Context: one part of a larger RNA
RNA sequence: UGCAUGUGGUGGAUGCCUUGGCGAUCACAGGCGAUGAAGGACGUUGCAGCGUGCGAAAAGCCACGGGGAGCUCGCAAACAAGCUUUGAUCCGUGGAUGUCCGAAUGGGGAAACCCGGCCCGCAAGGGUCACUCCCACCUGAAUACAUAGGGUGGGUAGAGCGAACCCGGUGAACUGAAACAUCUAAGUAGCCGGAGGAACAGAAAUCAACCGAGAUUCCGAAAGUAGUGGCGAGCGAAAUCGGAAGAGCCUGCACAAUUUAACCAUUACGCUAGCAGAGCGGUCUGGAAAGACCGGCCAUAGUGGGUGAUAGCCCCGUAUGCGAAAGCCUGGUGGUGGAACUGAGUGUGCGACAAGUAGGGCGGGACACGUGAAAUCCUGUCUGAAGAUGGGGGGACCAUCCUCCAAGGCUAAAUACUCGUGAUCGACCGAUAGUGAACCAGUACCGUGAGGGAAAGGCGAAAAGAACCCCGGGAGGGGAGUGAAAUAGAUCCUGAAACCGCAUGCAU
Numbered sequence: 001u002g003c004a005u006g007u008g009g010u011g012g013a014u015g016c017c018u019u020g021g022c023g024a025u026c027a028c029a030g031g032c033g034a035u036g037a038a039g040g041a042c043g044u045u046g047c048a049g050c051g052u053g054c055g056a057a058a059a060g061c062c063a064c065g066g067g068g069a070g071c072u073c074g075c076a077a078a079c080a081a082g083c084u085u086u087g088a089u090c091c092g093u094g095g096a097u098g099u100c101c102g103a104a105u106g107g108g109g110a111a112a113c114c115c116g117g118c119c120c121g122c123a124a125g126g127g128u129c130a131c132u133c134c135c136a137c138c139u140g141a142a143u144a145c146a147u148a149g150g151g152u153g154g155g156u157a158g159a160g161c162g163a164a165c166c167c168g169g170u171g172a173a174c175u176g177a178a179a180c181a182u183c184u185a186a187g188u189a190g191c192c193g194g195a196g197g198a199a200c201a202g203a204a205a206u207c208a209a210c211c212g213a214g215a216u217u218c219c220g221a222a223a224g225u226a227g228u229g230g231c232g233a234g235c236g237a238a239a240u241c242g243g244a245a246g247a248g249c250c251u252g253c254a255c256a257a258u259u260u261a262a263c264c265a266u267u268a269c270g271c272u273a274g275c276a277g278a279g280c281g282g283u284c285u286g287g288a289a290a291g292a293c294c295g296g297c298c299a300u301a302g303u304g305g306g307u308g309a310u311a312g313c314c315c316c317g318u319a320u321g322c323g324a325a326a327g328c329c330u331g332g333u334g335g336u337g338g339a340a341c342u343g344a345g346u347g348u349g350c351g352a353c354a355a356g357u358a359g360g361g362c363g364g365g366a367c368a369c370g371u372g373a374a375a376u377c378c379u380g381u382c383u384g385a386a387g388a389u390g391g392g393g394g395g396a397c398c399a400u401c402c403u404c405c406a407a408g409g410c411u412a413a414a415u416a417c418u419c420g421u422g423a424u425c426g427a428c429c430g431a432u433a434g435u436g437a438a439c440c441a442g443u444a445c446c447g448u449g450a451g452g453g454a455a456a457g458g459c460g461a462a463a464a465g466a467a468c469c470c471c472g473g474g475a476g477g478g479g480a481g482u483g484a485a486a487u488a489g490a491u492c493c494u495g496a497a498a499c500c501g502c503a504u505g506c507a508u
Base pairs, nucleotide, nucleotide: 001507002506003505004504005503006502007501008500009499015493016458017457020429021428022426023425024424025423026422027421028420029418030417031161032160039101040100041099042055043054044053046079049075050074051073061095062094063093064092065091066090070083071082072081106115107114108113116129117128118127119126120125131158132157133155134154135153136152137151138150139149165196166194167193168192169191170190176183180230206213207212217244218243219242220241221240227235228234248410249409250408252350253349254348255347256346262336263335264334265333266332267331268330270328271327272326274322275321276320280295281294282293283292284291296313297312298302304316305315306314359383360382361381362380363379364378365377366376369395390405391404392403393402394401445452446451465492468479469478470477471476
């Protein structure tokens, strides 16, 4: 030095586990905000820090309910001081307080800071003061009446935030066409505006075809059909049929009464705390019984979880039954009210069935349809009718025929989505997986910034977490002790391999 055997170190694979994720189903909820949100800063406990809660009334205050023995939040134990059957801690409902920033709104500003006016108050301090819109009133130019403008008062008006879904406006490119320009991608992504729990659409100037149907929306078929298309790549209907759901209506203007999405009372279901809830013992093994054996019991409860190994009967629960002072949802009844009863109402006057519209020219856009024979719809521009004896459509256009009545408006359901709440489930993952994040993670760290973005779980049933002695400066170790086990000793379950020792044997 090599090989072998044994025994260790290092390392953290594997097995087992799960506090966390992922994907669904059902139900609910679908908003919060000037009564100051979302999100933060700073404070706040007897005791430093972080988290959670809360706000100078600061892990809390008040009231009403629930509950019934311990409690003073977690990491996180000890100490100190207290509270509590005169019912605490805790849970629910309602209320009070709620610093500063933030739409942030007295003015400013480099967010959490600076500086003011007015009113009240001895002071400490408290209140108020942005803009826009609406309503009322007072004023009031050029300019006579007026109007613009200015001012005052009132408004629970607006603003800002929020995951997707929705509507509208604006609107790419990569890409495909095996290049590329029409075309495609695609009216997609992005940006902007607006709304609702859904939104949009919607009661035929619709289709159809000489038979008829009868608002809209969504699904299945018709159908990758008819078409469209550098007739390339591609794009791609409708009638009609079958389903889901089903609902129809109103009318203008002015004035008058008057009210908005009602309010009050009561009642019922439900939601926001909860309550009751059956049924097992012995022996053996073992550290421990829920295991084995023996003998029982309940079951409208043998879903599930926990307990020192595997428990229907030990615990929490489960089936089942019951429960609300207060607040809320939905519905019923009664009252007030009078537009309010299931009604989109009533009276008076004026007016009226929708005109710069339909249609046309030019230029575009949307229709499955790229200008095409191109109907239909929208309109930037120029024009421009008729008046129910009228008008639109039936894919150029004309006639006949059929069908409907534009240029005003409202409308539930079937449909889309899930930031979130509750319940349940999984031939989903099990710590290099599953969310980036099982752990104080959008953290540490990186970047001027936009932004990027980790690693990191497991002693034991119980800390019983090793008193005491010894070596040592300590770290660490040896005894002793605990424990079933300490090669379970806190770098702690199991503990693979690479890699590194020690002992022995053999070889050199």
Background:
The prediction has a mean pLDDT of 83. This is a predicted structure of a 508-nucleotide part of an RNA (large-subunit ribosomal RNA, domain I) from a Rhodocyclaceae bacterium. The full RNA is in RNAcentral, with records from ENA. The source organism's lineage runs through Bacteria, Pseudomonadati, Pseudomonadota, Rhodocyclales and Rhodocyclaceae.